[in-house]
């Protein structure tokens, strides 16, 4: 020199986002336990549960130097005599049963009781202590038994009985004795023990000391108040016993004490420290080992001995269980070491040895010691070591995975070079013990020898959390600590294969602290999240204004003692190192005594006036009692006028009225309430107080001086007051109105709306004590900007007022705070003091128990189970039977329809072998399909093929391969015959190459199978709606806000002003296309004015280039000009020009994104599945069925029509396997022929519409269906099943019910052409033109949209979300007629041993006495205490218990719709009643109600 070195988060509520809040998880540890595995060592640790029961054997003896006595040995002797036996003696040893002395109170177990002076720490006096120290004196003189042993004799047996010997250091008695007891100061009283021998060891008595032990006291030491009162020896005295010793310890008198909210008494739990674990500390949890005290020692009670026990291996008694037993009677207590059985998820060996260390006895030797030292068992822990090292790319093999190409296992292995810890063998061998003596041990620890030899596992891998693929499984099987994975592509299940973490271990339970600041003393909070009591008045207790002094209780300092030892921390040392262990030191944050400081709390005294309060004037007020008074209404009640209705309501109806209602005049009872003033005005604590006037009466404000002098604040417990409802007795009763009745409404409607109406509602007196009793903000005091309004008052001035000042009610808003929202001198800001109250949602403003109440109820108040949330604030959105604003053929004005009839077509459904599939509100349904006889065709029955109808690739063959025709079998595919036509290409001339086409196999073909919820690509739809977004910045803690909002404007987020935005993109617009106007330019196949020709007639012809068309190019239109509004703006309304006017007219064009919309059957393609079939192929049949329902249509019902005749104008667009003319035939479909034309040249009658003529309102000259009969055309083929014709037939249907469907102009209606598709078939699609209207005040209302705002418990987003009864399963629970234990208490009763007193008429060594006797004692009775044990009762607690009561919790069950939106009757709260249910109603109350208008108030200008 040290003994300081110390704090991490994270997952889950939500669409997001911040707080709040609970739940989890990452750490450490452990007397563990269980799985999977397991090479070695050191060191520790091992019945935490039944203090449940015990075989068995040890666990406490030892002293012959206390005694007698017996046995045996050796030696020396003596007698007998069979010279080696017997019996006797003396001497030494030795062993012992027994007398006696010391230890057995330690040493080891266990915590069952025990909430206590038990324990800790500090101290304290009224005490004892054996062996041990020192000191002082003493040790004398006598005595009477007894065990042993001897004999009898009882009992199975424990074990004795009697009768006789005997010895002590066993017992007794005398002397003596002090600094010893006791005293009455005269006096009393009390001792010893000897062995052996010459030193020692005892033995008494005293006195100190050590150590031990006992007693008292401060202080600290678990929960529960749903345990509030406890106590009679209790509490104190006084006497007296009693003890080693104080004390009610006990007794007996006297007192009424005594404890207790600072928690007693009672109940549950519990050995207590030092320490141990976590932990930054503070502090939480333990109280195993080691160590101090304590309680126990089979249960409960007693005591003897003894220094010490009321005694773990001691004695008596009860009790229980256990064993012997000859049945009479005995014996036992492992919570002492092992060890059994149990019990249990779990815990070892019936080991060695007294070598050490300590214990008991002995003088000592030494005996004893399951104390204690090893050793055995267990990875149980802590700690150390090892299973090898180096080098080795052909990156081997194999495994996996793959985009097929690698990748990865991996320098890993092999395979070359090395090493020998560890364990193996072999030898050597300690220290532990200074003389002797080693269980441990032939151990540690050294040498040596072989040889990579013998040695690696577990959990985890979807986020917290380090670490990923495949394959199987299909919400299954499984996992899961939390969030959560599994329902055909699971990094979340199982397996593999790779990979992360630890390592002889690794996981996983269970427990503890920690994170958690989630009980917050360090270090929380109560407006809206969990939380301020409804308010006040005061007790205790807590805090408490200025100055002085004093004192030292708090406090702050020194300085003594104490905080056992071990542990923790530091340095050092020992074991090879660490674990371990040693030495020495820090450290023990405590009490405890003592000094000393005097600032601050407090205590004492004394002043003081700012706090408080009291006096004097004045002020305002619905403060609060009480007796009087008033008018206005309502309602009854009389009368009067008066006539048919009145009332109500969203429309009714109950009702009321011709027996006079309502109206209306007048009178009159009666009760209740007080317009208008009336005001975010006023007073009051709080509830809550309103005509008017009189008494009585609290309380505040102000302004003047005086006055007392901290007299203050806050307040458990307590006591008052308290809205509405409701109770009780008595009144009163006008309105109004729970219950109830009716009448509507409605699917019901126990409701909302009407008609009545009864308690109550008013008054008196008594209860009740709760409201959203709210400002959801506890009193009180001091600070901290500030405008405004206003009520009560005061002062000053330069008085309509202005400025200032106290006290209240109000807003706005600064700094500051807050999760935000918001607060904000009336603070929720800063801070102090005091008092209540929260700890996650349900369960539960509950259940038990208490307290109060008449009840109703109120107050206090849990648990079991059960969920990961429950909540607040704010965000974006979506959504309302919330608003504002604004579009649209959205509604309204109009037309025209559909729905009703027939048919057409499609879809449901039915049927069927099959009637292939799809597509399903708008966004399916004349959709896919721009064409179903066969094909198409995917279906359905039958018959056929299997590398196949089709592609690639290898082998082998041919190049006479192919085609075609005609022909047999067959339904046909397909199988076979015959006949014709046909000379591949290149070439190196090689069956060489390509090509084709056969066989035969393989690998692969194919699938209109499945998955549209695995996908691409298309497309609907909302929408041609006007929105979606972005970067900087700036705003907010954040999510998101700004911009994008506002004021205009526009179809448009179109543009314009204005602003924390300024700018960008994708969408509007525009450019793109068609078509209106004109101009240039060209002129055939189109025109044809002028010119010429010509024809019955025609642009037919020369020919023209004007017009019309064509089809290139350009102009044109832009709010440009005017002129109004408008803000001088954007922009809008009017004009004018003008072919076209505000986007000219249409179309192309479709944002961000929604609808897991729609297509796997256009087409592609993931996974799955079939392969002699789900693939191919073929004949036939279905898709075309038909009771029926539904969409879209096409034709009608007729005159603005139908027939019949006559006659006019088109514009798309198509044609060669075509269109088709003239012209013949036919009644017609058409059919014969074929002239133009590959088109501005050649084909195709337009039709409504006009005119003439007819029918004349009928089921018809309407209508056209169905059905006969003949027919055309297409096609191998029209039977299922095509289209037309011609002729007979002539159904329904006379304008269509609720509904509903397009349309704003060349549009609707009407009307006919064309064209794809097509052999053929069109009322459908897609186009074209012809004629050609009516209507829109206008936006209230329907539908759907956009903004902007608001509410919200929704976000899957309203088709959301949610209650509550009822049914059924399951699971905890109260209640329950009672039954069964446990504990405890109260009165009694019983009385074993025992102990005390009494008695002691039987016995009776020591002492006294000559003796007889006594003195003492002994059994034996009595009595007191008293333990199990019994009767009665009470308390409390556990357990069950027919039935019963709410409660959670379950798949998609039953009614209904209460709550969120104005939730459709605003919604909550207290109280009454009602009622399947939720919940209705009524009485007061609150905003935690939405619109909407007005007061009032404030910000800004």
């Nucleotide at each position: 020199a040290a003994a300081c070195u110390u704090g991490a988060g994270a997952g889950u509520u939500u669409g997001a986002u911040c707080c709040u809040g609970g739940c989890u998880c990452a750490g450490a540890g452990u007397g563990a336990a269980c799985g999977c595995u397991g090479g070695c060592g050191g060191c520790a640790u091992g019945c935490u549960u039944u203090a449940c029961a015990c075989a068995u054997g040890c666990a406490a003896g030892u002293c012959g130097a206390a005694c007698g006595a017996a046995g045996u040995u050796a030696u020396c002797u003596u007698a007998g005599c069979u010279u080696g036996c017997u019996a006797g003696g003396a001497u030494a040893g030795c062993u012992u049963a027994g007398u006696g002395g010391c230890a057995u109170a330690c040493g080891g177990g266990u915590g069952a009781g025990u909430a206590a002076c038990a324990c800790g720490u500090g101290g304290g006096a009224a005490u004892c202590u054996g062996c041990c120290u020192a000191a002082u004196g003493g040790u004398a003189c006598g005595g009477a038994a007894u065990a042993a042993c001897u004999g009898u004799u009882g009992g199975a047996a424990a074990c004795g009985a009697c009768a006789g010997c005997u010895a002590a250091u066993a017992c007794c008695g005398u002397a003596u004795a002090g600094u010893c007891u006791c005293u009455g100061c005269g006096g009393a009283g009390u001792a010893a023990a000897g062995a052996u021998u010459u030193a020692u060891c005892g033995c008494c008595a005293u006195u100190a000391g050590a150590u031990g032990a006992g007693c008292c006291c401060g202080c600290g030491c678990u929960a529960g108040a749903u345990u509030a009162g406890c106590u009679a020896g209790u509490u104190g005295g006084u006497a007296g016993g009693g003890u080693a010793a104080u004390g009610g310890c006990c007794u007996a008198c006297c007192a009424a004490g005594g404890c207790g909210a600072c928690g007693a008494u009672c109940u549950a739990u519990a050995g207590c420290u030092g320490g141990c674990c976590u932990g930054a500390g503070a502090g939480g949890g333990u109280g195993a080992a080691c160590a101090g005290c304590c309680a126990c020692a089979c249960u409960g009670g007693g005591a003897c001995u003894g220094a010490g026990a009321c005694a773990c291996g001691g004695c008596c008694c009860a009790g229980a269980c256990u064993c012997c037993u000859a049945c009479g009677g005995g014996a036992g207590g492992c919570a002492g070491c092992a060890g059994u059985g149990g019990g249990g998820a779990a815990u070892a060996u019936u080991g060695g040895a007294c070598a050490a260390u300590g214990g008991g006895c002995g003088a000592a030797a030494g005996c004893c010691u399951g104390a204690u030292c090893c050793a055995g068992c267990a990875a149980u822990g802590c700690c150390g070591c090892g299973u090898g090292a180096g080098u080795g790319a052909a990156g081997a093999a194999g495994g996996c995975c793959u985009u097929a190409g690698g990748g990865u296992u991996g320098u890993a292995a092999a395979g070359c070079u090395c090493u020998u810890u560890u364990a193996g063998u072999a030898g050597g061998g300690a220290a532990g013990a200074g003389a002797u003596u080693g269980a441990c041990g032939g151990u540690a620890c050294c040498u040596a020898c072989a040889g990579a030899a013998a040695a690696a596992g577990c959990a985890c891998c979807g986020g917290c959390u380090a670490a990923c693929u495949u394959c199987g499984u299909g919400c299954c099987a499984g996992c899961a600590g939390c969030c959560g994975c599994g329902g055909u592509a699971a990094u979340a299940c199982g397996a593999a294969g790779g990979g992360u973490g630890c390592u002889a271990g690794c996981g996983u339970u269970a427990c503890u602290c920690g994170g958690a600041a989630u009980u917050a003393c360090u270090g929380g909070g109560c407006g809206u999240a969990a939380a301020g009591a409804g308010c006040g008045c005061g007790u205790a207790g807590g805090c408490g204004g200025u100055c002085u002094u004093u004192u030292a209780a708090g406090u702050u300092g020194g300085a003594a003692g104490u905080g056992a030892a071990a542990u923790c921390c530091c340095a050092u040392a020992g074991c090879u190192c660490a674990a371990c262990u040693a030495u020495g030191g820090a450290a023990u944050u405590g009490c405890u005594u003592u000094c000393a400081a005097g600032a601050c709390u407090g205590g004492a005294a004394g002043a003081c006036u700012a706090g408080a309060g009291a006096a004097u004037g004045g002020u305002a007020g619905a403060g609060g009692g009480u007796a009087g008074u008033g008018g206005a209404a309502u309602u009854c009640c009389u009368g009067g006028u008066g006539u048919a209705g009145a009332g109500g309501u969203g429309a009714a109806a109950u009702u009321c009225g011709u027996a006079g209602a309502u109206a209306u005049c007048a009178g009159g009872a009666g009760g209740a309430a007080c317009a208008c003033c009336g005001g975010u005005g006023g007073c009051g604590a709080a509830g809550g107080c309103g005509g008017c006037u009189g008494c009585c009466u609290g309380g505040a404000c102000c302004a003047u001086u005086u006055c007392u002098g901290a007299c203050g604040c806050u307040g458990u417990g307590g006591c008052g007051c308290g809205a509405a409802a409701g109770c009780g007795u008595g009144g009163g009763g006008a309105g109004c109105a729970a219950a109830c009745a009716g009448g509507a409404u409605u699917a019901g409607a126990u409701a909302c709306c009407c008609u009545g109406g009864u308690a109550g509602u008013c008054c008196a007196c008594g209860c009740c004590g709760u409201a959203a009793a709210c400002g959801a903000u506890g009193a009180g005091u001091g600070c901290u900007a500030g405008a405004u309004a206003u009520c009560a008052g005061g002062g000053a001035c330069a008085u309509a007022g202005u400025c200032u000042u106290u006290g209240g009610u109000g807003u706005c808003g600064g700094a500051g705070c807050u999760a935000a929202c918001g607060c904000g001198u009336u603070a929720a800001g800063c801070a102090c003091u005091c008092c209540g109250c929260c700890u996650g949602g349900g369960g539960a403003u509950u259940a038990c128990g208490g307290u109060c109440g008449c009840a109703a109820g109120a107050c206090u108040a849990a648990a079991a189970c059960u969920c990961a949330a429950a909540g607040g604030a704010a965000u974006u959105g979506a959504c309302g039977g919330g608003g504002g604003c604004c579009c649209g053929c959205a509604c309204a004005a109009g037309c025209a329809g559909u729905g009703g009839a027939g048919c057409a077509u499609g879809c449901g459904g039915u049927u069927u072998a099959a009637u292939u599939c799809g597509a399903u509100g708008c966004u399916a349904c004349g959709c896919g399909a721009a064409a179903a006889a066969c094909c198409u065709u995917a279906c359905c029955a039958a018959c056929c093929c299997u590398u196949g109808a089709c592609a690639u690739a290898c082998c082998g063959g041919u190049c006479g391969c192919g085609g075609g025709a005609u022909u047999u079998a067959g339904a046909g595919a397909u199988a076979g015959a015959u006949c014709c036509c046909u000379u591949c290409a290149g070439u190196u001339c090689g069956g060489c190459u390509g090509g084709a086409c056969c066989g035969a196999g393989u690998a692969c073909a194919g699938g209109u199978g499945u998955u549209g919820c695995a996908u691409g690509g298309c497309u609907g739809u909302c929408g041609u709606c006007a929105g979606c977004u972005c970067g900087u910045g700036u705003c907010g803690u954040g999510a998101g806000a700004u911009g994008u909002u506002g004021g205009g404007u526009u179809a448009a987020g179109u543009c314009c002003c204005g602003c924390a935005a300024c700018g960008a993109g994708c969408g509007c617009a525009a450019c793109c296309c068609c078509u209106a106007u004109c101009c240039u330019u060209a002129u055939u196949u189109g025109c044809c004015a002028a010119c010429a020709g010509g024809u019955u007639a025609a642009g037919c012809u020369g020919g023209g280039a004007a017009c019309u068309a064509u089809a290139a190019g350009g102009a044109a239109a832009c709010a440009g000009c005017u002129g109004g509004u408008g803000a001088u703006a954007a922009a809008c309304c009017a004009g004018a020009g003008g072919a076209a006017g505000g986007u000219g007219g249409g179309g192309a064009u479709g944002a961000u994104g929604u609808c897991a919309a729609g297509u796997c059957a256009u087409c592609a393609u993931g996974g799955c599945c079939c392969u002699u079939a789900c693939g191919g192929g073929u004949u036939g049949g279905g898709c075309u069925a038909c009771a029926c329902g539904c969409g879209u249509g096409c034709u009608a019902c007729a005159a603005u029509g139908g027939u019949g005749g006559u006659u006019a104008c088109a514009g798309u667009g198509g044609g060669a396997a075509g269109c088709a003319a003239u012209a013949g035939g036919g009644u017609g479909a058409c059919c014969u022929g074929g002239a133009g034309c590959a088109a501005a040249u050649c084909c195709a009658u337009a039709a409504a519409a006009a005119c003439c003529a007819u029918c004349u309102c009928a089921g018809u000259u309407c209508g056209g269906a169905u059905u006969g009969c003949a027919c055309u055309c297409u096609g191998c083929a029209a039977c299922u099943c095509g289209a037309g014709u011609g002729c007979a037939u002539g159904a329904a249907g006379u304008c269509g019910g609720a509904a509903u469907u397009g349309c704003u102009a060349g549009u609707a209606a009407u009307c006919g052409c064309g064209u794809a598709u097509c052999a053929g078939c069109a009322u459908g699609a897609c186009g074209c033109g012809g004629u050609g209207a009516a209507u829109a005040c206008g936006u209230u209302c329907c539908c759907g949209g956009g903004c902007c705002u608001u509410g919200u418990a929704c976000a899957c987003a309203c088709u959301g979300c949610c209650c509550g009864u009822c049914a059924c399963g399951c699971c905890a629970u109260g209640g329950g007629a009672g039954u069964u234990g446990g504990c405890u208490u109260u009165a009694a009763u019983c009385g074993a041993a025992g102990c005390a007193a009494g008695u002691g008429a039987g016995c009776u060594a020591a002492c006294c006495g000559c003796a007889a006797g006594g003195a003492g004692g002994c059994a034996g009775c009595u009595u007191g205490c008293c333990a199990c044990g019994u009767u009665a009762g009470g308390g409390u607690u556990a357990a069950u218990g027919a039935c019963u009561g709410g409660g959670g919790u379950g798949a998609a069950g039953u009614c209904g719709u209460a709550a969120c939106a104005a939730g459709g009757u605003a919604g909550c709260c207290g109280u009454a009643g009602g009622g399947g249910a939720a919940c209705c109603u009524g009485c007061g109350g609150c905003u935690g109600g939405a619109u909407u208008a007005c007061c009032u108030c404030c910000u800004u200008u």
Molecule: small-subunit ribosomal RNA
Organism: Rickettsiales endosymbiont of Stachyamoeba lipophora